[in-house]
RNA sequence: GAUGUGCGAAGUGAGGGUCGCCGUCGGGUCCCUAGGGGCACCGAUGGAGGAAAGUCCGAGCUCCGUAGAGCAGGGUGCCGGGUAACACCCGGGCGUCGGUUUCGGCCGGCGACGGAAAGUGCCACAGAAAGUAAACCGCCGAUGGCCCUUUCGGGGGCACAGGCAAGGGUGAAAGGGUGCGGUAAGAGCGCACCGGGCCGCCGGAGACGGGGGUCGCACGGUAAACCCCACUUGGAGCAAGGCCAAAUAAGGGAUGAGGAGUCGCUCGCUCCGCCUGAGUCCCGGGUAGGCCGCAUGAGGCCGUCGGCAAUGCCGGUCCCAGAUAAAUGACCCUCCCGCUGCUUCGGCGGAGGACAGAACUCGGCUUAUUCCGCGCAUCCGAU
Numbered sequence: 001g002a003u004g005u006g007c008g009a010a011g012u013g014a015g016g017g018u019c020g021c022c023g024u025c026g027g028g029u030c031c032c033u034a035g036g037g038g039c040a041c042c043g044a045u046g047g048a049g050g051a052a053a054g055u056c057c058g059a060g061c062u063c064c065g066u067a068g069a070g071c072a073g074g075g076u077g078c079c080g081g082g083u084a085a086c087a088c089c090c091g092g093g094c095g096u097c098g099g100u101u102u103c104g105g106c107c108g109g110c111g112a113c114g115g116a117a118a119g120u121g122c123c124a125c126a127g128a129a130a131g132u133a134a135a136c137c138g139c140c141g142a143u144g145g146c147c148c149u150u151u152c153g154g155g156g157g158c159a160c161a162g163g164c165a166a167g168g169g170u171g172a173a174a175g176g177g178u179g180c181g182g183u184a185a186g187a188g189c190g191c192a193c194c195g196g197g198c199c200g201c202c203g204g205a206g207a208c209g210g211g212g213g214u215c216g217c218a219c220g221g222u223a224a225a226c227c228c229c230a231c232u233u234g235g236a237g238c239a240a241g242g243c244c245a246a247a248u249a250a251g252g253g254a255u256g257a258g259g260a261g262u263c264g265c266u267c268g269c270u271c272c273g274c275c276u277g278a279g280u281c282c283c284g285g286g287u288a289g290g291c292c293g294c295a296u297g298a299g300g301c302c303g304u305c306g307g308c309a310a311u312g313c314c315g316g317u318c319c320c321a322g323a324u325a326a327a328u329g330a331c332c333c334u335c336c337c338g339c340u341g342c343u344u345c346g347g348c349g350g351a352g353g354a355c356a357g358a359a360c361u362c363g364g365c366u367u368a369u370u371c372c373g374c375g376c377a378u379c380c381g382a383u
Base pairs, nucleotide, nucleotide: 001379002378003377004376005375006374007373008372009370013335014334015333016332017331018330019329021047022046023045024044025043026042027041028039029038030037031036032035049355053366054365056364057363058362059361060360061237062236063235064234073233074232075231076230077229078092079091080090081089082088093113094111095110096109097108098107099106100105114228115227119226120225121222122221123220136168137167138164139163140162143161144160145158146157147156148155149154176194177193178192179191180190181189195217196215197214198213199212201210202209203208241292242291243290244289251283252282253281254280255279258276259275263273264272299318300317301316302315303314305312306311336353337352339350340349341348342347
């Protein structure tokens, strides 16, 4: 110096200016009118993020459901701690990979890391065999068989029966590993060490670790296959939901012009009741619209103390966007950076300046990204 990676920071690339947009407060003005509303007004002041993103986890809040319990289904899964909670974070254990080593360890990365000794399933291709083992090449031929030979004691051969699982081969994986003994050849057949099962002991809060005894070894792998075990778990989401309320329909109430009938009392007449009922008023309903939810919160910053840490207690201090078709923008000047065009080599132009943008709110995770600062790793160059 380059590249990668992690952390910090992240401002329109830097400085300045002009004009706007949304909110809040104060004033002005107008309206209804007595505490509210409006505005081509004035002033002050606030105005995106570390991820606002993906919507993957966990919560607050809200409504639905709801005496309570169980099953099914879902989720989580080494141990301890943190937290409102989590699949997140911190510390530890174990495994695994890499580096390093004075071979004791140390450093770093990664791990859905309960159970394969309840049962079931699966293990492609290759291979003889993929799990109650098996035998392709191979080894042996002690024993039995056959053949040759013999000085009759035996010796040699074949590889038929048979024995074996050491070596080769297949495979991701072949029923412990290495070595010595042993044997016809072999084999935990015997032994030593390593590994493993079981049982005590010691250390640790625990995961687990250490050491001893015992057993020749029983238990291949796979549970992000079914399953088993333990713990856990209602659903929908701010378009949640609540309030006010023009308009409209159903429905209800009050009043009631008028109409019909001749039913009741009493034949007739009058009045009353009963039936119907325009219109008006009220309730109801809840569309348009408005308001709340909605910005003081598991809040930020600073300090002390506890803790290895995550983080917690206490004290001080601060108030920090709130839109609703959706504000947070546009332009100008000077400079910087790399790219690029022209050049009379003095300069003059051009496009550009990480990812990206709130929408109920928090805690995480994941993904995207770099003008700059710091750490680490690798490579290159110089001394």
Molecule: Bacterial RNase P class A
Organism: Gemmatimonadota bacterium